A computed fold for a 341-nucleotide part of an RNA from Cycas panzhihuaensis, annotated as small-subunit ribosomal RNA, central domain.
Context: one part of a larger RNA
RNA sequence: CUGGGCAUAAAGGGCACGUAGGCAGUAGAUUGGAUUGAAAGUGAAAGUCGCUAGGAACUGGCGAGAUGCUUCUGAAACCAAUUCACUUGAGUGAGAUAGGGGAGAGUGGAAUUUCGUGUGUAGGGGUAAAAUCCAGAGAUAUACGAAGGAACGCCAAAAGCGAAGGUAGCUCUCUGGGUCUCUACCGACGUUGGGGUGCAAAAGCAUGGGGAGAAAAUAGGAUCAGAUACCCUGGUAGUCCAUGCCGUGAACGAUGAGUGUUCGUCCUUGGUCUACGAUCAGGGGCCCAGCUAAUGCGUUAAACACUUUGCCUGGGGAGUACAGUCGCAAGACUAAAACUC
Numbered sequence: 001c002u003g004g005g006c007a008u009a010a011a012g013g014g015c016a017c018g019u020a021g022g023c024a025g026u027a028g029a030u031u032g033g034a035u036u037g038a039a040a041g042u043g044a045a046a047g048u049c050g051c052u053a054g055g056a057a058c059u060g061g062c063g064a065g066a067u068g069c070u071u072c073u074g075a076a077a078c079c080a081a082u083u084c085a086c087u088u089g090a091g092u093g094a095g096a097u098a099g100g101g102g103a104g105a106g107u108g109g110a111a112u113u114u115c116g117u118g119u120g121u122a123g124g125g126g127u128a129a130a131a132u133c134c135a136g137a138g139a140u141a142u143a144c145g146a147a148g149g150a151a152c153g154c155c156a157a158a159a160g161c162g163a164a165g166g167u168a169g170c171u172c173u174c175u176g177g178g179u180c181u182c183u184a185c186c187g188a189c190g191u192u193g194g195g196g197u198g199c200a201a202a203a204g205c206a207u208g209g210g211g212a213g214a215a216a217a218u219a220g221g222a223u224c225a226g227a228u229a230c231c232c233u234g235g236u237a238g239u240c241c242a243u244g245c246c247g248u249g250a251a252c253g254a255u256g257a258g259u260g261u262u263c264g265u266c267c268u269u270g271g272u273c274u275a276c277g278a279u280c281a282g283g284g285g286c287c288c289a290g291c292u293a294a295u296g297c298g299u300u301a302a303a304c305a306c307u308u309u310g311c312c313u314g315g316g317g318a319g320u321a322c323a324g325u326c327g328c329a330a331g332a333c334u335a336a337a338a339c340u341c
Base pairs, nucleotide, nucleotide: 003313004312005311006310007295008294012309014199015198016197017196021192022191023190025086026085028083029082030081031080032079033078035075036074037073039071040070041069042068048064049063050062051061052060053059054058089189091185092184093182094181095180096179097178101175102174103173104172105171106170107169108152113147114146115145116144117143118142119141123134124133160167161166204245205244206243207242208241209240213239218234219233220232221231256308257307258306259305260304261303264286265285266284267283268282269281270280271279272278273277290297291296314341315340316339323334324333325332326331
C1' cells in the first nucleotide's frame, strides 16, 4: 500500500457552521463523450492454414484467415453540459403550541456568618476517643434588629430544552431554535466536509472590584513505627462579578454526520384528530429477525444498504524529544527515532 476495522480488544475529531472537493430527486429535448453493432475501403508480395499441379532439389495455382486503421450509418441505457418542466427532498408562509434554550435588568424568602441590644450563666465545640480552639473582657443558648455574600429547598420526574459544553427561586425586556396542523408559495435551492471560522465544564492566567460559606496551599492538634495523609480546630489563593486570555476533560451513549428499508409490546413528554383509540415529533423499558468473540445491540441499531469525513495497524520508549505554530505564563496542537521485549 492493500485488506480488515473503530461501544468494551488499537481506533469517532469536544461540538457546530461552512470554502474547495466528493456524492446526490423525477420527466423531456439538444449537443458532446465513452460503449456496442451494420456496411464500404484498406490491411503489398512472400510467409501461415486448407485444397491442389509438376517434381530430384524445389517451383507453382485456387481459396481461407487477418488484431488493426479510415469513412459512413444505427442503437438504447449511462456520464457531462445547456435548456424546458415537475414535486415527493430542502426551504418559506399561515394557524397553534411546549420548554431549567441564551442575554440583560429588577426583585424574594429560608439558612450560614458577622455586628448591635436584651435575657441568662458556665461551659461550648469537636471526636471512635481526645486535644488544639472559643468562653466571667460573659461564650454556647434564646429574642429582636442590622449588614453582607453566595446558592436557590419543596414542586422534581426514567421528565423538559440545547449542536456540544451545559441549563432551575420569581418577574420584566430582548432573542435563537424546535414540534404539530393546513398544503398556500418556491422548485433540488440537498448532504458530507480537507484547510478555515466560531462556541466550548472545571482548573489556571491578567486587570479592577467583591469576599458570607466552604476550601488547594499553609499553621496547629490528634492518629501512627513514621503520617509531609485520612479525622479535628483555624486558614490564604481561588470559588462570585466585569473585561480579556487559555482551549483542555472518563468533553462518554467510551457508539461521527446524513438518507432509505426492516416483527412487536409496555410506559412517558409535546402536538393534531372523528379521542378507552389513531397519527406525527421526542424520551425510556423488554423483545422478533438479523448482527456480535462474548457481554449485549435491537425502528433512538451495534440489523440491512448507500454517501461522506475523522481515525487505527504489537507492547514499552511516548502523546515524549527536536522543530514549527499558538499562548503573558502554565502549557496546547502537530509529532518521530534509537533502543528494548
Taxonomically the source falls in Cycas (Eukaryota, Streptophyta, Acrogymnospermae, Cycadopsida). RNAcentral holds the full RNA, with entries from SILVA.